[in-house]
This is a predicted structure of a 73-nucleotide RNA (transfer RNA) from Pseudomyxococcus hansupus. Taxonomically the source falls in Pseudomyxococcus (Bacteria, Myxococcota, Myxococcia, Myxococcaceae). RNAcentral holds the sequence, with entries from ENA. Its Rfam family is "tRNA".
RNA sequence: GGUCUUGUAGCUCAGGGGAUAGAGCACUCGGUUGCGGACCGAGAGGUCGCAGGUUCGAUUCCUGCCAGGACCA
Numbered sequence: 001g002g003u004c005u006u007g008u009a010g011c012u013c014a015g016g017g018g019a020u021a022g023a024g025c026a027c028u029c030g031g032u033u034g035c036g037g038a039c040c041g042a043g044a045g046g047u048c049g050c051a052g053g054u055u056c057g058a059u060u061c062c063u064g065c066c067a068g069g070a071c072c073a
Stems, first nucleotide, its partner, number of pairs: 001072007010025004018056001027043005049065005
């Protein structure tokens, strides 16, 4: 340098055009307990990597860029 691939919550990941963007773990509060852990209930947490384009509508499709990974040179 080329080809492919990944980027969504603190972490691991789902969602592949129209729902208020979701799950598990972690965190906070409450219940339970002699105190904790476990368990149960509730809650908080997101410019969906960045910028454009297509579309009535984009996290999702297209282009460029940035960052990580694999392969080739």